[in-house]
Molecule: transfer RNA
Organism: bacterium
């Protein structure tokens, strides 16, 4: 070379082809004498290029990277 699994907010995990969610973290406000805890709010993401489709994170093709098997 080959086979299988994976790539989604800063990190971990979700998501029948139909508004990308959740936990931690981060920021702001509240509470407090103050910090932590707690409460409220906010920002932040689909590896890349094509195809199919009214519509793609999802299906198909080709790349790149990671893990495993085999050699």
């Nucleotide at each position: 070379a080959g086979c299988g699994g994976g790539g989604u907010a800063g990190a971990g995990u979700a998501a029948c082809g139909g508004c990308a969610a959740u936990u931690c973290g981060u920021g702001a406000g509240g509470c407090u004498c103050a910090u932590a805890a707690c409460c409220u709010c906010a920002a932040g993401a689909u590896c890349c290029c094509g195809g199919u489709u009214c519509g793609a994170a999802u299906c198909c093709g080709g790349g790149c990277c990671c893990c495993g098997c085999a050699a």